[in-house]
RNA sequence: GGUCCGGCGCCACGCGGCGAGACUUUCUUGAACCGGGUCAGGUCGGGAACGAAGCAGCCCUAAGGGGAAGUUCUCGGGCGCCGUGGAUGUCCGGGCCUCC
Numbered sequence: 001g002g003u004c005c006g007g008c009g010c011c012a013c014g015c016g017g018c019g020a021g022a023c024u025u026u027c028u029u030g031a032a033c034c035g036g037g038u039c040a041g042g043u044c045g046g047g048a049a050c051g052a053a054g055c056a057g058c059c060c061u062a063a064g065g066g067g068a069a070g071u072u073c074u075c076g077g078g079c080g081c082c083g084u085g086g087a088u089g090u091c092c093g094g095g096c097c098u099c100c
Stems, first nucleotide, its partner, number of pairs: 001097007008089001010086005015080002018076005023070007035060004043052003
């Protein structure tokens, strides 16, 4: 000096994990009136018995809000002592050959 191999660095893909969103499940909250039920008081009808509508309150529930979870999906990146492949370097190490 040449060549080969390995390491490191580069690129791509895969895997894992992180973050966000969607979806599903669950808990909780959630309607002055324009949801439901029950309707004190009061109102109305009635001679009365009783009946009717029905505010507040209470209960249930809807849209929505919040928390948790996930054998799911999508997206993201100077996440990874991970894996595979590719290209390659005034980089590092080793083998062989050659020259001085």